[in-house]
RNA sequence: AUGAUAAUAAGGGGAGAGACUGCAGAUAUUGCAGCGCCGAAGGAGCAAGCAACUAAAUUUGUGAAUCUCUCAGGCAAAAAGACUCUUAUUAGACG
Numbered sequence: 001a002u003g004a005u006a007a008u009a010a011g012g013g014g015a016g017a018g019a020c021u022g023c024a025g026a027u028a029u030u031g032c033a034g035c036g037c038c039g040a041a042g043g044a045g046c047a048a049g050c051a052a053c054u055a056a057a058u059u060u061g062u063g064a065a066u067c068u069c070u071c072a073g074g075c076a077a078a079a080a081g082a083c084u085c086u087u088a089u090u091a092g093a094c095g
Base pairs, nucleotide, nucleotide: 005091006090007089008088009087010086011085012084013083018035020034021033022032023031024030036075037074038073042071043069044068045067049062050061051060052059
């Protein structure tokens, strides 16, 4: 010095599902009760494989997600939002 890639920060894009019903308060937000839904914050669960044990076993451990569950969260707008793009900083494979 090239700069795959990684981390952090900022900015942009970013889906789904009742502005549900009743009572109270009330500009909206809110509280209680009732059903109905969504999955892409977070959380939980698991396959193959690997390892161990054993005479053998799916016996134990490990083991992913945008899959599954919906605890939490969300269901007008706002906020949030996995993921992704750009920029900056730091590190840096390969050459």